[in-house]
RNA sequence: AACAGAGCAGGUAUUAUGCGUCAAGUGUCAGAGAAUGGGAGUAGAGUCUCUGAACGAAAAACCAUGUCCCAUGGUUUGCGAUAUAAUACCGCAUCCGCUGUU
Numbered sequence: 001a002a003c004a005g006a007g008c009a010g011g012u013a014u015u016a017u018g019c020g021u022c023a024a025g026u027g028u029c030a031g032a033g034a035a036u037g038g039g040a041g042u043a044g045a046g047u048c049u050c051u052g053a054a055c056g057a058a059a060a061a062c063c064a065u066g067u068c069c070c071a072u073g074g075u076u077u078g079c080g081a082u083a084u085a086a087u088a089c090c091g092c093a094u095c096c097g098c099u100g101u102u
Stems, first nucleotide, its partner, number of pairs: 001102005010090009019080003028053007036045001038096003059077008
């Protein structure tokens, strides 16, 4: 010097444990703000928080008790753009640095 690679935020899937199923959460739109790599940079990218708005869901069986066409509690099977963790895969404009090869 050339070529290749690793590395952020995060995403997806599976499993486990929870939460909700008396609707919180998730998702959508608008506004404001914040953080994101070993360094630079803040392009791109998604993420998070707050405020406002619209929309909006899957329950069933069994057991126990009672005030028994009902209510409460429990168990199981489901359901939810559900939460967290683990594992696997994906994931770094660009420059420097790092690793490998020549």
Overview: THF (Tetrahydrofolate) riboswitch aptamer from a Clostridiaceae bacterium, 102 nucleotides, folded computationally. The coordinates come from a structure-prediction model, not an experiment, and the mean pLDDT is 76. The model forms 91% of the base pairs in the Rfam consensus. Taxonomically the source falls in Clostridiaceae (Bacteria, Bacillati, Bacillota, Eubacteriales).